[in-house]
A computed fold for a 349-nucleotide part of an RNA from an uncultured bacterium, annotated as small-subunit ribosomal RNA, central domain. Its mean pLDDT, the model's own confidence on a scale to 100, is 90. Its Rfam family is "Bacterial small subunit ribosomal RNA". Gene Ontology terms of the family: ribosome and structural constituent of ribosome.
Context: one part of a larger RNA
RNA sequence: CUGGGCGUAAAGCGCGCGUAGGCGGCUUCGUAAGUCGGGUGUGAAAGCCCCGGGCUCAACCUGGGAAUUGCGCUCGAUACUGCGGAGCUCGAGUACGAGAGAGGGGGGUGGAAUUCCAGGUGUAGCGGUGAAAUGCGUAGAGAUCUGGAGGAACACCGGUGGCGAAGGCGGCCCCCUGGUUCGAUACUGACGCUGAGGUGCGAAAGCGUGGGGAGCAAACAGGAUUAGAUACCCUGGUAGUCCACGCCGUAAACGAUGUCUGCUAGCCGUCGGGGUCCUUGAGGCCUCGGUGGCGCAGCUAACGCGAUAAGCAGACCGCCUGGGGAGUACGGUCGCAAGGUUAAAACUC
Numbered sequence: 001c002u003g004g005g006c007g008u009a010a011a012g013c014g015c016g017c018g019u020a021g022g023c024g025g026c027u028u029c030g031u032a033a034g035u036c037g038g039g040u041g042u043g044a045a046a047g048c049c050c051c052g053g054g055c056u057c058a059a060c061c062u063g064g065g066a067a068u069u070g071c072g073c074u075c076g077a078u079a080c081u082g083c084g085g086a087g088c089u090c091g092a093g094u095a096c097g098a099g100a101g102a103g104g105g106g107g108g109u110g111g112a113a114u115u116c117c118a119g120g121u122g123u124a125g126c127g128g129u130g131a132a133a134u135g136c137g138u139a140g141a142g143a144u145c146u147g148g149a150g151g152a153a154c155a156c157c158g159g160u161g162g163c164g165a166a167g168g169c170g171g172c173c174c175c176c177u178g179g180u181u182c183g184a185u186a187c188u189g190a191c192g193c194u195g196a197g198g199u200g201c202g203a204a205a206g207c208g209u210g211g212g213g214a215g216c217a218a219a220c221a222g223g224a225u226u227a228g229a230u231a232c233c234c235u236g237g238u239a240g241u242c243c244a245c246g247c248c249g250u251a252a253a254c255g256a257u258g259u260c261u262g263c264u265a266g267c268c269g270u271c272g273g274g275g276u277c278c279u280u281g282a283g284g285c286c287u288c289g290g291u292g293g294c295g296c297a298g299c300u301a302a303c304g305c306g307a308u309a310a311g312c313a314g315a316c317c318g319c320c321u322g323g324g325g326a327g328u329a330c331g332g333u334c335g336c337a338a339g340g341u342u343a344a345a346a347c348u349c
Base pairs, nucleotide, nucleotide: 004320005319006318007303008302012317014201015200016199017198021194022193023192025088026087027086028085029084030083031082033081034080035077036076037075038074039073040072041071042070049065050064051063052062053061054060091191092188093187094186095185096183097182098181099180103177104176105175106174107173108172109171110154115149116148117147118146119145120144121143125136126135162169163168206247207246208245209244210243211242215241216240220236221235222234223233258316259315260314261313262312263311266294267293268292269291270290271289272288273287274286275285276284277283278281298305299304322349323348324347331342332341333340334339
């Protein structure tokens, strides 16, 4: 080097875009670099291996052969790969016509509810719990009605649903904008796949500056519980949660399942299209794209997976190699910090 693996045993980067690189459809011509064959030169000797010979044998010595799987030159072969030329349309893409959607960004706007404020009615409780107490209330609470302020989130619809690469996205309206599906033709003509580095996005918490602050609520205070109770329960309550801009870059970032392509029984549901049939209906059938349930073959240690594969194959990347030490130390690098990332060893079982 080859050989094994990565859903749950160790192992898929959180996700995309993309550089180098790796890999790459059909036909044909050329070339002959890779590839294959012939010839030739070289591949020192010794050693190893084979056949002989010499020391009485052996070790040892010695003759010949083989081998030296290689390299150079040369003559050929041309299936495959490469390179160059020409062409093709099925991969990929563009145009055209339709469509669905919480996809993203910005602006506006609506109602319910909580809280607070003002006023009316009204009187002794309210609140809370397993039970209580702290707390609130005769300076009039709670309840109820009217008005107002403000912030945050959008009940029902709502789905086993949809969209997005992932994180994620949910009232309504408008503006800007990405992706995607279906249909029928035309066009481009391999323009493709993957992707070390790189780069962008990336929940929550956290950080910086400024704003905002209704509810909730780390910390904190008090009340309970308890042997104690730095908790679970209760009453309060500040950061924070919200907005703008800038950082952070992590997660059970999960389908614990990398991306792309082709192939391999069926059945049932659902979402978005198209076609077709009639017995026009809550209809049947066909088909493309999603999303679920079951299941054959096959796979799997089993569980299970099973056209959305964990089946059968190919391309490319990432990753694993006993447990602890440790995702730690040191160093590098990034960060305002918190810390992130890269990542050992001694020792020990």